Bacterial RNase P class A from a Bacteroidales bacterium, 353 nucleotides, folded computationally.
The sequence is in RNAcentral, with records from ENA.
It is recorded under the gene name rnpB.
RNA sequence: AAGGCGGGAUCUUCCGUCGCGGUCGAAAGACUGAGGAAAGUCCGGACAAGAAAGGGCAUCGCACUGCGGAAAGCGCAGGUGGGGGUAACCUUACGCCAGCUGUAACAGAAAAUUACCGCACUUUCUAAGGUAAUAUGCGACCGAAGGGAGCAAAUUUGUUUUAGAAAGUGCAAGGGUGAAAACGCGAGGUAAGAGCUCACGACGCUGUGUGGCGACACAUGGCGGGUACGGCACUGCGACUUGCAAAACCAAAUAUACUGACAGAUGAGGGCUGCCCGUCCGAUGUCAGGGGGUAGGUUGCGAAGAUAAAUGACGGAUCAAAACAGAACCCGGCUUACUUUCCCGCCUUUUCA
Numbered sequence: 001a002a003g004g005c006g007g008g009a010u011c012u013u014c015c016g017u018c019g020c021g022g023u024c025g026a027a028a029g030a031c032u033g034a035g036g037a038a039a040g041u042c043c044g045g046a047c048a049a050g051a052a053a054g055g056g057c058a059u060c061g062c063a064c065u066g067c068g069g070a071a072a073g074c075g076c077a078g079g080u081g082g083g084g085g086u087a088a089c090c091u092u093a094c095g096c097c098a099g100c101u102g103u104a105a106c107a108g109a110a111a112a113u114u115a116c117c118g119c120a121c122u123u124u125c126u127a128a129g130g131u132a133a134u135a136u137g138c139g140a141c142c143g144a145a146g147g148g149a150g151c152a153a154a155u156u157u158g159u160u161u162u163a164g165a166a167a168g169u170g171c172a173a174g175g176g177u178g179a180a181a182a183c184g185c186g187a188g189g190u191a192a193g194a195g196c197u198c199a200c201g202a203c204g205c206u207g208u209g210u211g212g213c214g215a216c217a218c219a220u221g222g223c224g225g226g227u228a229c230g231g232c233a234c235u236g237c238g239a240c241u242u243g244c245a246a247a248a249c250c251a252a253a254u255a256u257a258c259u260g261a262c263a264g265a266u267g268a269g270g271g272c273u274g275c276c277c278g279u280c281c282g283a284u285g286u287c288a289g290g291g292g293g294u295a296g297g298u299u300g301c302g303a304a305g306a307u308a309a310a311u312g313a314c315g316g317a318u319c320a321a322a323a324c325a326g327a328a329c330c331c332g333g334c335u336u337a338c339u340u341u342c343c344c345g346c347c348u349u350u351u352c353a
Stems, first nucleotide, its partner, number of pairs: 001349009013317006020033005035324001039335002042333004047243004059239005064078005079094006095234001099232006116175002118171016136152003141147002183201002186198003203224009247299004256291001258289006269281004
């Protein structure tokens, strides 16, 4: 210098004129008025009302370690395994698994008690050959009868070798399939093979020692052998429900629980009506007290702030003023959206001193 990684800051400011909300003021006027996310409403709390003696079951949430924190599906630091990157670094999983259970597409014989090709053994059959026995023929030789080495070709039987076929059994080494094939590799072993056995290595569990608060790491010894990913179950911790349109207080008009006083079948009162009379209905009516509750108001509610709810426009200066976006009870987080400029630390490559 170029490219990259991690973390942080900033999101205009000032002046003038006009306008809007709030507070103060008699008035003039003064002061004050959106964000890093105000957003999504995902998590936790505060606050409020209802429910609730205590305990258990069910249901739901969380789940490596340490620290912080009121708490959190929160933050920081760290551990182990997997994945990506040359690297800085990024990303993902994590209680337990004794028991029950599911899935492993396509391909492949088989995806978890596998066997297609293959390797080996057994039995049966077929073919070819070796060999032995029996009978037959010939027959050296011995010989009275008879015995008889050996040779010959064929058949039968036994046995055996090789090749082939069928059936059965054993194997999981090799081939082939697959993302993955039942630890790797060498030797022994075997009918052929195999952690079947052994050495070394990997993995899991575990004893001891050392280091660390711990998850764990390192060293050394022992034991072990059907994989991966899930569900149920199990273990530990946590969770009552609803949310400011929560909720509390004050409180008209109208109707009125209840209480009191007065009037009332010797007709109160009501309908027809402006009033009287008349006529019809006919047991409650009037006044006062009073509670609940509605409209409405106040609080909840804030150093912006409510009532359908203001926070803006123009001009000038600052090189330029753009992006995402607009408070509604408050606070702590997470997630998502997005502009410009800058700062700190680090990595890789190249060059110069």

Taxonomically the source falls in Bacteroidales (Bacteria, Pseudomonadati, Bacteroidota, Bacteroidia).